[in-house]
This record gives sequence, structure tokens and C1' cells, in this order.
RNA sequence: GGCCCUGUCGUCUAGGGGCCUAGGACACGGCACUUUCACUGCCGCGACACGGGUUCGAAUCCCGUCAGGGUCACCA
Repeated sequence: GGCCCUGUCGUCUAGGGGCCUAGGACACGGCACUUUCACUGCCGCGACACGGGUUCGAAUCCCGUCAGGGUCACCA
């Protein structure tokens, strides 16, 4: 450098055009319970890598960029 794959809350993930101003678990914060802690219950906080395009409508499809990975080639 060519080709291919993957980027979603702090972490792991669901979702592949409308049911998503994005759901779940753990973590974190608050409240309740408890003599206290733990457990448990309830509530809260928190994300679609970035920029364009297609579409009535994009986290989802296409292009580019960035990052990571795989493979092939190059390595005088």
C1' cells in the first nucleotide's frame, strides 16, 4: 500500500430502515429496608467514532476520514 472485518452509556452488550429523543446487565449516585454493613427493592445518571450522501424517515444503507484488528504484497 491492496482487500476484508469491527467501532453503541464507565464496562459488557441488544438492536441491520419507522416499534429508538436508543433497551438490558454490572458499575456509579440517591432513597427505602437494616442497630450497622451486606442483600433486596425503587428512582436517577449515562452512549450510536467523525463528516457527507440516499430516503418521507438512518444507530441501521452508501461514500470518505479516523481508530483498532485480520490477511496479502513490499521490505533494495
Molecule: transfer RNA
Organism: Gemmataceae bacterium